[in-house]
């Protein structure tokens, strides 16, 4: 330099051929216990990497562009 894959609460994942973001873990608060774990009941977290089109509507479709990761190629 060129191609490709990928960014979504803390974390790892998901969202039916565009229709107002979900599930486990963990986090808190209760429950229960002599205590601590379990359990059980509840809540709280993600304007979905930036900036732009396209659409009535965009996690999703498209352009740059940033992180990460892989291929190849060049140099020695």
């Nucleotide at each position: 330099u060129g191609c490709c894959c990928u960014g979504u609460a803390g974390u790892g994942u998901a969202a039916u051929u565009g229709g107002c973001a979900a599930c486990a873990c963990g986090u808190c608060u209760g429950u229960c216990u002599c205590u601590g774990g379990a359990u059980c009941a509840g809540a709280a977290g993600a304007c979905u990497c930036u900036a732009g089109g396209u659409u009535c509507g965009a996690u999703u479709c498209c352009u740059a562009g940033c992180g990460g990761g892989g291929c190849a190629a060049c140099c020695a």
Annotation
Predicted 3D model of a 76-nucleotide RNA (transfer RNA) from a Bacteroidales bacterium. Model confidence (mean pLDDT): 81 of 100. The sequence was found in a public genome assembly. It matches the Rfam family "tRNA". Rfam classes the family as a transfer RNA. Its family is annotated with triplet codon-amino acid adaptor activity in the Gene Ontology. Lineage of the source: Bacteria > Pseudomonadati > Bacteroidota > Bacteroidia > Bacteroidales.